[in-house]
Context: one part of a larger RNA
RNA sequence: UUGGGUUUAAAGGGUACGCAGGCUGCGUAGUAAGUCAGUGGUGAAAGCAUGGGGCUCAACCCCGUAACUGCCAUUGAUACUGCUAUGCUUGAAUUUAUUCGACGAGAGAGGAAUGCGACAAGUAGCGGUGAAAUGCAUAGAUAUGUCGCAGAACACCGAUAGCGAAGGCAUCUCUUGAGGGUAUAAUUGACGCUGAGGUACGAAAGCGUGGGUAGCAAACAGGAUUAGAUACCCUGGUAGUCCACGCCGUAAACGAUGUUAACUGGGUUUUUGGGAUUUAUUUCCAGGAGCCUGAGGGAAACCAUUAAGUUAACCACCUGGGGAGUACGUUCGCAAGUAUGAAACUC
Numbered sequence: 001u002u003g004g005g006u007u008u009a010a011a012g013g014g015u016a017c018g019c020a021g022g023c024u025g026c027g028u029a030g031u032a033a034g035u036c037a038g039u040g041g042u043g044a045a046a047g048c049a050u051g052g053g054g055c056u057c058a059a060c061c062c063c064g065u066a067a068c069u070g071c072c073a074u075u076g077a078u079a080c081u082g083c084u085a086u087g088c089u090u091g092a093a094u095u096u097a098u099u100c101g102a103c104g105a106g107a108g109a110g111g112a113a114u115g116c117g118a119c120a121a122g123u124a125g126c127g128g129u130g131a132a133a134u135g136c137a138u139a140g141a142u143a144u145g146u147c148g149c150a151g152a153a154c155a156c157c158g159a160u161a162g163c164g165a166a167g168g169c170a171u172c173u174c175u176u177g178a179g180g181g182u183a184u185a186a187u188u189g190a191c192g193c194u195g196a197g198g199u200a201c202g203a204a205a206g207c208g209u210g211g212g213u214a215g216c217a218a219a220c221a222g223g224a225u226u227a228g229a230u231a232c233c234c235u236g237g238u239a240g241u242c243c244a245c246g247c248c249g250u251a252a253a254c255g256a257u258g259u260u261a262a263c264u265g266g267g268u269u270u271u272u273g274g275g276a277u278u279u280a281u282u283u284c285c286a287g288g289a290g291c292c293u294g295a296g297g298g299a300a301a302c303c304a305u306u307a308a309g310u311u312a313a314c315c316a317c318c319u320g321g322g323g324a325g326u327a328c329g330u331u332c333g334c335a336a337g338u339a340u341g342a343a344a345c346u347c
Stems, first nucleotide, its partner, number of pairs: 003319004007301002012315001014201004021194003025088007033081002035077008049065006091191001092188004096183005103177007110154001114150007125136002162169002206247006215241002220236004258314006265293012296303002320347003329340002332337001
């Protein structure tokens, strides 16, 4: 490479958009490039294959045939693919009406808690633990009340719920942007799918500049525990956590399951919209989110119309363990590091 694979054995890119490329609905007409058939030319000789023959056999040699699966020209065929023209509506998209949601961005507002400050009142402890101690407190703490200030996070509702491409998203209101669903017609008429490179987004931690800092809290300090205790427990506590702008580009970025389309049994719960209603809720249609069990699949666990079933298109990735996601080179980055990514050797 071929083949076989990728939930858990090695293997789905973190996610999307998208250039090239690959693939692409239902008809009609034309063309004849691919495709198929015929004919002609060419496809050196030797060799190979095969039928004979000559050296006593064989190797070797000679003759004939086949083959040379190819290329060129020409004449036809037209199902499929391509190309050209023309049409269609089911794929796709748009309009209209309606609806949904913690979807994004900006601004404003709110209450509880915590801490701090002031005042009042009040006295000897508070705090913490398995038990203690460090710590705080007669310079009046803790507990209580009133007022004020600050930052961060939004109890209940809350869910096995919802939205988003993923990361992720939750107090309330406004502004603004985007998205999905449903219904009925109408419009465009294949405008589609995937997508190497590329571009954008991308938790937490970390980095740069400037702010902010209540609580929490790496590092650090002290107290304990212990044989020791660079820990677990306690008292403190700085980066950080928060905001703005700019980087970083990684995660068990997980459904460990790429995207799209079609097909293939039931039962049950929930969510969004719509229809029919006997107004009791029953039932139907479409879109999502779950559970259970069939056929089928699977090494099994299990999956099972939200497939890991049956098929098609395109992309990504795997090929024994270690060495190693290392070295070297290159790319990106302020750095941390990221991406790409071996070999010797060894079992």
Overview: Predicted 3D model of a 347-nucleotide part of an RNA (small-subunit ribosomal RNA, central domain) from an uncultured bacterium. The RNAcentral record of the full RNA draws on ENA and SILVA.